A computed fold for a 481-nucleotide part of an RNA from a metagenome, annotated as small-subunit ribosomal RNA, 5' domain.
The coordinates come from a structure-prediction model, not an experiment, and the mean pLDDT is 82.
RNAcentral holds the full RNA, with entries from SILVA.
Rfam family: Bacterial small subunit ribosomal RNA. Rfam links the family to the GO terms ribosome and structural constituent of ribosome.

[in-house]
Context: one part of a larger RNA
RNA sequence: CGUUUAUCCUGCGGGAGACCACUGCUAGUAGGAUCCAUGAGACAUGCAAGUUUAUGAGAAAUCAUGGCGAAAGGCUCAGUAACACGUCAAUAAUCUACCCUAUGGUCGGGCAUAACUUUGGGAAACUGAAGAUAAUUCUCGAUAGAUAAAAGAAGCUGGAAUGCGCUUUUAUCCAAAGCUUCGGCGCCAUGGGAUGAGUUGGCGGCAGAUUAGGCUGUUGGUAAGGUAACGGCUUACCAAACCUAAGAUCCGUAAGGGGGAUGAGAGUCCUAGCCCUGAGAGGGAGACUGAGAUAAGGCUCCCAGCCCUACGGGGUGCAGCAGUUCUGAAUACUCCACAAUGCGCGCAAGCGUGAUGGGGGGAUCCUACGUGCAGGCGCUUUUUGCGUCUGCUUUUCUGGAGUCCAAAACGCUUCAGGAAUAAAGGGUGGGCAAGACCGGUGCCAGCCGCCGCGGUAAUCCCGGCGCCCUAAGUGGUGGUC
Numbered sequence: 001c002g003u004u005u006a007u008c009c010u011g012c013g014g015g016a017g018a019c020c021a022c023u024g025c026u027a028g029u030a031g032g033a034u035c036c037a038u039g040a041g042a043c044a045u046g047c048a049a050g051u052u053u054a055u056g057a058g059a060a061a062u063c064a065u066g067g068c069g070a071a072a073g074g075c076u077c078a079g080u081a082a083c084a085c086g087u088c089a090a091u092a093a094u095c096u097a098c099c100c101u102a103u104g105g106u107c108g109g110g111c112a113u114a115a116c117u118u119u120g121g122g123a124a125a126c127u128g129a130a131g132a133u134a135a136u137u138c139u140c141g142a143u144a145g146a147u148a149a150a151a152g153a154a155g156c157u158g159g160a161a162u163g164c165g166c167u168u169u170u171a172u173c174c175a176a177a178g179c180u181u182c183g184g185c186g187c188c189a190u191g192g193g194a195u196g197a198g199u200u201g202g203c204g205g206c207a208g209a210u211u212a213g214g215c216u217g218u219u220g221g222u223a224a225g226g227u228a229a230c231g232g233c234u235u236a237c238c239a240a241a242c243c244u245a246a247g248a249u250c251c252g253u254a255a256g257g258g259g260g261a262u263g264a265g266a267g268u269c270c271u272a273g274c275c276c277u278g279a280g281a282g283g284g285a286g287a288c289u290g291a292g293a294u295a296a297g298g299c300u301c302c303c304a305g306c307c308c309u310a311c312g313g314g315g316u317g318c319a320g321c322a323g324u325u326c327u328g329a330a331u332a333c334u335c336c337a338c339a340a341u342g343c344g345c346g347c348a349a350g351c352g353u354g355a356u357g358g359g360g361g362g363a364u365c366c367u368a369c370g371u372g373c374a375g376g377c378g379c380u381u382u383u384u385g386c387g388u389c390u391g392c393u394u395u396u397c398u399g400g401a402g403u404c405c406a407a408a409a410c411g412c413u414u415c416a417g418g419a420a421u422a423a424a425g426g427g428u429g430g431g432c433a434a435g436a437c438c439g440g441u442g443c444c445a446g447c448c449g450c451c452g453c454g455g456u457a458a459u460c461c462c463g464g465c466g467c468c469c470u471a472a473g474u475g476g477u478g479g480u481c
Stems, first nucleotide, its partner, number of pairs: 017481009028369006034362002041325003045322003050068003054065004075280003085204007094197002099193008107141004116131006145173008155164002178185002206252001208250001213243002218240008255277004259270004282303005305316004333359001335358003341355001342353004372392008397417007424470005429451002435465001437464004446453002
């Protein structure tokens, strides 16, 4: 102030704003970013991991043995509600190639084998036999050394010795490799560091009780085995425990985080790109090698699919980069280069690298700029607009030169030309900025997020003109706040 009254809250509906995807119409330039969100569907072809002055062969190309690497980088998010992730701790329960640092060493022997040669089998994949040879391959011995146990003893670190260190004895295991341009690079043992990894604990982050009981190596102990390491990790025996309404178990959904979207905030929603961690490599299982894998471009087996075959047998795995195909509203070139940054190998020169750096395509996003400026005259109803003329400018554009670049392109610098080469989309009844204009139509055709327009003068339909908004964009559809 208000009873001539409806503030406020909530649900639903509508509007507005921001963001994401698709889509209609339209489109000049530059820089930066980004690009299969669906089917972890299937994949033709090419490339994506090699390197090496250790060694043998060869004219070379190259082949083979050995070493290092291939456990990284790259891709994806299926599974996982879990110590997977995040954070704070623990390891007195552990390992760590290459690298750094310190100390000491690098002595003496030996047997093979591949490539190769000669041959056999097989369609192929591949494979058998005989002969010959080398090494930083393998191996024996020596000396160091390591580990374990027992005993002793006075030490160090620490919250706490079960750790480290010292002495003695015993047992077990048991090192080394050379090359060289003579500069160097290596090799072995041990201690320390760094880096990386394993393991353990507290706390944190989701939906359902229309899931209430769950569990039998299950919970604990003893002993043994196993592991780098603690532990039911495994096994034997003994006990009967353990988890749960502070939600066990079950079911559904989901990689987690830094972060992103929105919002005044509190919140709500999301986990694309980039970074960290985890997991996966057609589905499932397993070990080998190795410092490290239970290994996307290694091996073995099973399953499903596909390919080759001489039917005996073999081969294959793009969730690497391109590319194909199906699906889908929806996402790119079978491009260039190792010049830069990094990584692997190498003493180095260097080699390799679809990592990466570049280019191509897409207005998918962000940012910046432009599509002209000034004046005179004429016409017009002043505002203003139109026409014409003159002058100016040159981002952009066209052409030339230089620079940039691995090479180009773009860009940058400079010269010349010339306003030239460059504006659309949506709206105009209210919400909601902009017409009480004209014509057509006549509850028809149509519009409309909602309320509502249209049945003969429609500010609401269709077109014209004017006007309004945004602008290289602008509208629509779906989604989030």